About this RNA:
A computed fold for a 455-nucleotide part of an RNA from Protea cynaroides, annotated as small-subunit ribosomal RNA, 3' major domain. Rfam family: Bacterial small subunit ribosomal RNA. Taxonomically the source falls in Protea (Eukaryota, Embryophyta, Proteales, Proteaceae). The prediction has a mean pLDDT of 80.
[in-house]
Context: one part of a larger RNA
């Protein structure tokens, strides 16, 4: 400071259903695969086709390739029809279409308990181990263990040990600081202006690129065995691992994934394969989980002002001017971007209204009128008007996160994407706390030691 009570949002069980594809299930399944389910996707269902087959590769005929119009159909598909016959000839050979037998092709079919890779855990916790040597019947100890010390098997001493490997630490990124170098699309100056912009000079400044510096218990006290190190101080931008990443030791869990791929074995072959329509994956008495917005006054409303950082842009980002209450439509300048667009909110000031009420709190459901994408918005998209105005008045017992720019709180942006069910995920800034410097007790790990019911 949460959440558990409210309401909604997302996922799960169940339960219904023609179907509600699969997959994950105590921590470690459940806003998880899915970084975006009207079609597609898409694996499920209904119905309509199609059978060497949407795809490969191998034989043979055959036609240039390919283009056009007509009929049926929900669409796939099926059936007809006209024209036209290149490249000078011929052959060969490659491409492409269409027919045919067959070998095959296909499978998001089953097995994750036959597997490879890849990930989760315990865990960024300190810890696993080996050569040689000693010891012990062995099995296996020693070393890795006493005493200190650290975030650490982190280092010092001692010792039947003596050394080495995998971890840990550093070597990597990013941010705090300086120098030095480079100055355009930034930066100062300066002409001019309603603003864009443009002229001129300039590299001191901010900044942004790069390349060094700098931090190591170096230095003083003090403590400690004259050790390792601890403590407190100066300087220092920055102090005792500066602060965040990335990075996961041997092993556990027949963990998890045959549905990214990939693969043995099984199993389908006029169908478990392949096209196409609609349907469903969004059903809904309820449980659980993970958010969002509340319950208001430190606040809600309404009008003035005001400062970010990282991103993304041409099948795209759009500025300005018009219309429009508004979502949005016209118009189009500008920019493949330090140049221009997307583009702030809490917050501050100042007047105004609301003064404790289910209320100008609070938004849920629900009619109606509109917009936007898109073949298509019923089933099932988002977004705006206007009217409606449910619960909810701080939440039991249990229980979650978190020690500094954190925690809370405000908004911003990517991806995926026509659009969007984002209150989501992954980033970015802005505002900005309380409290501890302890290890009695809960959990959960580590190491000695006692101990074996289990291996």
């Nucleotide at each position: 400071u949460g959440a558990c009570g409210a309401g909604c949002a997302u996922g799960u069980g169940g339960u219904u259903u023609a179907a509600u594809u699969c997959a994950a299930u105590g921590c470690a399944a459940a806003g998880c695969g899915a970084a975006g389910a009207c079609c597609c996707a898409u694996g499920c269902u209904a119905g309509g086709g199609c059978u060497u087959g949407a795809c490969a590769u191998g034989c043979u005929g055959u036609g240039a390739a390919u283009c056009c119009u007509c009929u049926u159909g929900a669409a796939a598909g099926a059936g007809a029809g006209u024209g036209g016959u290149g490249c000078c000839u011929u052959c060969a050979a490659a491409a492409u279409g269409u027919a045919g037998a067959c070998a095959c092709a296909g499978g998001u079919g089953g097995u994750g308990c036959a597997u490879g890779g890849c990930u989760g855990u315990c865990g960024u916790c300190a810890a696993c181990u080996c050569g040689c040597a000693c010891u012990a019947u062995a099995a296996g100890g020693u070393g890795u263990u006493g005493g200190g010390u650290u975030a650490a098997g982190u280092c010092c001493c001692a010792c039947a040990a003596c050394g080495a490997g995998u971890g840990c630490a550093a070597c990597c990124c990013u941010c705090a600081u300086g120098u030095u170098u480079a100055g355009u699309u930034g930066u100062c100056a300066u002409c001019a202006u309603u603003g864009a912009g443009u002229u001129u000079g300039g590299a001191a400044c901010c900044c942004u690129g790069a390349a060094c510096a700098g931090a190591c218990u170096g230095u003083c006290a003090g403590u400690g065995a004259u050790a390792a190190g601890c403590c407190a101080g100066a300087g220092g931008a920055a102090g005792g691992u500066g602060a965040g990443g990335a990075u996961g030791a041997c092993a556990u869990c027949a963990a998890g994934u045959c549905a990214u791929c990939a693969u043995g074995c099984c199993c389908c072959u006029c169908a478990u394969g392949c096209c196409c329509u609609g349907c469903g994956u969004g059903a809904c008495a309820u449980a659980c989980a993970u958010g969002c917005u509340a319950c208001a006054a430190u606040g809600g409303a309404u009008g003035g002002g005001a400062c970010a950082a990282a991103g993304g842009g041409u099948c795209g980002c759009g500025a300005u001017c018009c219309c429009g209450c508004g979502a949005g439509g016209g118009u189009a300048a500008g920019c493949a971007a330090a140049c221009u667009c997307c583009a702030a909110a809490a917050c501050c000031c100042c007047a105004u209204c609301u003064u404790c009420u289910g209320u100008u709190c609070g938004g849920a459901u629900u009619a109606c009128a509109g917009g936007c994408u898109g073949c298509a918005a019923c089933u099932u998209g988002c977004c705006u008007g206007c009217a409606u105005g449910a619960a909810g008045c701080c939440a039991u017992a249990a229980u979650a996160g978190c020690u500094a720019g954190u925690a809370a709180u405000c908004a911003c942006c990517u991806g995926u994407c026509a659009g969007c069910c984002a209150u989501a995920u992954g980033g970015u800034g802005g505002u900005g706390a309380a409290u501890u410097c302890g290890u009695u007790c809960c959990u959960g790990g580590g190491c000695c030691u006692u101990g074996u019911a289990c291996a």